Predicted 3D model of a 581-nucleotide part of an RNA (large-subunit ribosomal RNA, domain I) from a Halanaerobiales bacterium. The full RNA is in RNAcentral, with records from ENA. It matches the Rfam family "Bacterial large subunit ribosomal RNA". Its family is annotated with structural constituent of ribosome and ribosome in the Gene Ontology. Lineage of the source: Bacteria > Bacillati > Bacillota > Clostridia > Halanaerobiales. Its mean pLDDT, the model's own confidence on a scale to 100, is 81.

Context: one part of a larger RNA
RNA sequence: GGCUUACGGUGGAUACCUUGGUAUCUGGAGCCGAUGAAGGACGUGCAAGGCUGCGAAAAGCCACGGGGAGCUGCCAAGAAGUGUAGAUCCGUGGAUAUCCGAAUGGGUUAACCCGGCGGUCGGGAGGGCCGUCAUCAUAUAGUGAACACAUAGCUAUAUGAGGGGAACCGGGGGAACUGAAACAUCUUAGUACCCCGAGGAGAAGAAAUCAAGCGAGAUUCCCUAAGUAGUGGCGAGCGAACGGGGAAGAGCCUAAACACAUACAAUGCCAAGGCUACAGCCGUUGUUGUAUGUGGGUUUGGGAUAUACCUGGUGCAGCUGUAGGAGCACAAGGGUAGUUUAACCUCUAGCCGAAUGGACUGGGAAGUCCAGCCAUAGAGAGUAAGAGCCUCGUAGGCGAAAGGGGAAGGACGCCCUGGUAUAUCCAGAGUAGCACGAGACACGUGGAACCUCGUGUGAAGACGGGAGGACCAUCUUCCAAGGCUAAAUACUCCCAGAUAACCGAUAGAGGAAAGUACCGUGAGGGAAAGGUGAAAAGAACCCCGGGAGGGGAGUGAAAUAGAAUUUGAAACCGUAGGCCU
Numbered sequence: 001g002g003c004u005u006a007c008g009g010u011g012g013a014u015a016c017c018u019u020g021g022u023a024u025c026u027g028g029a030g031c032c033g034a035u036g037a038a039g040g041a042c043g044u045g046c047a048a049g050g051c052u053g054c055g056a057a058a059a060g061c062c063a064c065g066g067g068g069a070g071c072u073g074c075c076a077a078g079a080a081g082u083g084u085a086g087a088u089c090c091g092u093g094g095a096u097a098u099c100c101g102a103a104u105g106g107g108u109u110a111a112c113c114c115g116g117c118g119g120u121c122g123g124g125a126g127g128g129c130c131g132u133c134a135u136c137a138u139a140u141a142g143u144g145a146a147c148a149c150a151u152a153g154c155u156a157u158a159u160g161a162g163g164g165g166a167a168c169c170g171g172g173g174g175a176a177c178u179g180a181a182a183c184a185u186c187u188u189a190g191u192a193c194c195c196c197g198a199g200g201a202g203a204a205g206a207a208a209u210c211a212a213g214c215g216a217g218a219u220u221c222c223c224u225a226a227g228u229a230g231u232g233g234c235g236a237g238c239g240a241a242c243g244g245g246g247a248a249g250a251g252c253c254u255a256a257a258c259a260c261a262u263a264c265a266a267u268g269c270c271a272a273g274g275c276u277a278c279a280g281c282c283g284u285u286g287u288u289g290u291a292u293g294u295g296g297g298u299u300u301g302g303g304a305u306a307u308a309c310c311u312g313g314u315g316c317a318g319c320u321g322u323a324g325g326a327g328c329a330c331a332a333g334g335g336u337a338g339u340u341u342a343a344c345c346u347c348u349a350g351c352c353g354a355a356u357g358g359a360c361u362g363g364g365a366a367g368u369c370c371a372g373c374c375a376u377a378g379a380g381a382g383u384a385a386g387a388g389c390c391u392c393g394u395a396g397g398c399g400a401a402a403g404g405g406g407a408a409g410g411a412c413g414c415c416c417u418g419g420u421a422u423a424u425c426c427a428g429a430g431u432a433g434c435a436c437g438a439g440a441c442a443c444g445u446g447g448a449a450c451c452u453c454g455u456g457u458g459a460a461g462a463c464g465g466g467a468g469g470a471c472c473a474u475c476u477u478c479c480a481a482g483g484c485u486a487a488a489u490a491c492u493c494c495c496a497g498a499u500a501a502c503c504g505a506u507a508g509a510g511g512a513a514a515g516u517a518c519c520g521u522g523a524g525g526g527a528a529a530g531g532u533g534a535a536a537a538g539a540a541c542c543c544c545g546g547g548a549g550g551g552g553a554g555u556g557a558a559a560u561a562g563a564a565u566u567u568g569a570a571a572c573c574g575u576a577g578g579c580c581u
Base pairs, nucleotide, nucleotide: 001580002579003578004577005576006575007574008573009572015566016531017530020503021502022500023499024498025497026496027495028494029492030491031164032163039100040099041098042055043054044053046078050074051073061094062093063092064091065090066089070082071081072080105114106113107112115133116132117131118130119129120128121127135161136160137159138158139157140156141155142154143153168199169197170196171195172194173193179186183233209216210215220247221246222245223244224243230238231237251484252483253482254428258295259294260293261292262291263290264289265288266287267286273282274281275324276323277322278321279320280319300462302426303425304424305423306422307421308420309419310418313330314329315328316327332417333416334415335414336413338412339411340410341409344406345405346404347403348402350398351397352396356371357370358369359368360367372389373388374378380392381391382390433457434456435455436454437453438452439451443469464479465478466477467476468475518525519524538565541552542551543550544549
């Protein structure tokens, strides 16, 4: 020096464990914000480092409920307190809520600086305290230039907005890698990404829709039709609809015609007008146009008006009388998606809740043996080991002063309630269409309709217009150029419950400690790190040592469980013995 055996050191693999994750399901909840959010800064405790809570009223204050013996968070100990006169704790509703932040009196290098006005304290201050003062939009009012009226502007008041939000939704913009085995049309993809907007959903939505000679009857979503018909450097690929079956179910309001009112303009002067006929009477404003408001009206043969006819409950009856008709109001019936509300159900605290003993082993009984019991409860967790009957629970049952949600009924509000015939009038215009250029339709210009834009042009008026995949005719069907609309659908930051041939500390989230430490000017990047024991019973006391550490003693079932703490592999380093050199 090598090999080997034994015993150690080092190291932290492995095993076991789980406080944390992962995925899914079910139900709930689904917006917050100028009444100042989300998110922070700084404070706040008996002393106080981080977290948590809270806000100068500061681990808290008040009220009402629950609960019932301890309590002063993680966090033990100490000190000082508090509680059966009901604390701590849990729920509901309030109070307070510094400063920054949309941040909003002005400023600013976020958490700071400095003001105006009103009030108040003070002898007073360049002092303190309280309140208020941003901008924009809309509405109303006042004031009011150039410039006479006016308008712009300015001012005041009222209401609203602003910012945030995981994914989901609508819209405005909009790639490339990639695929095509290269690549340009094409694809990736209207994806990623940026911006705007909305909300618990959003969007869409009551046919100028389909269909096919039969018919259907808003929208949305699912299954199918169907990888079909098509489209496509007919490559790669892309990819319907009709129809059928389901989920859900809901329909409405305007514009116009016509009438009335008001304002303005034009015109007109004793006539027109006052529902009609006749007679009387009244009468100073009528007619036309524009604007606004109210009524009316809303879809396929629809509506308005006039005339004629039929019809409908009651009442009134429009200058007077007679006759006629219209009109108005109420009642009745129907509907309701608005407002409100009782019973009832439910959420936000909780409560009741069956049944076991002995012996043995052991440090410890829940194990084993013997003998029992409960079960609408033998889900699960804990307890010194493996517990239906020890604890918490479980099955089952019960419960709300306060706040929230639902439900159906009621109340209020709102909406609807004639028909036929003829005539006249109305039925959304720089619109439809067309040309050119695009986009979007599964459809790449194609025979390319339909839909939507840009530029140009530019109708008809219900005897009209659109569509039915060029176009034309016939036929069928619908009525554009205004608007609203629940449900079925999407998602899960959040709450509760449940499940797993999901992970078990190099795994599972980056994170069982954390978006921390640390890195970066910044945008941003981003760790490592779990385990004594059943219980601290965490080793009094003695000895060596400056200490660290160790030896005794003691605790414990165990201390080679001693805090560098379960197990403790390998590499690596030793000590002792053996063998070889």